[in-house]
Predicted 3D model of a 73-nucleotide RNA (transfer RNA) from Candidatus Parendomicrobium reticulitermitis. It was read from a public genome assembly. It matches the Rfam family "tRNA". It is annotated as a transfer RNA. About the family: Transfer RNA (tRNA) molecules are approximately 80 nucleotides in length. Gene Ontology term of the family: triplet codon-amino acid adaptor activity. The coordinates come from a structure-prediction model, not an experiment, and the mean pLDDT is 82.
RNA sequence: CGCGGGGUAGAGCAGAUGGUAGCUCGUCAGGCUCAUAACCUGGAGGCCGCAGGUUCAAAUCCUGCCCCCGCAA
Repeated sequence: CGCGGGGUAGAGCAGAUGGUAGCUCGUCAGGCUCAUAACCUGGAGGCCGCAGGUUCAAAUCCUGCCCCCGCAA
């Protein structure tokens, strides 16, 4: 060089055939409590690996590149 899988919030993951991105944990604030934990409510945090293309519209389709895991050699 070849083949396959993956890259989405601090972490782990979802996102059927394109239509304004969600879950769990964590985190912050409030409630509850004598207090902590647990529990309940709410919030912040992502332009989806990078750059192009197609489209009215792209995390999703196409092309190139980068990184991680595996297979073969």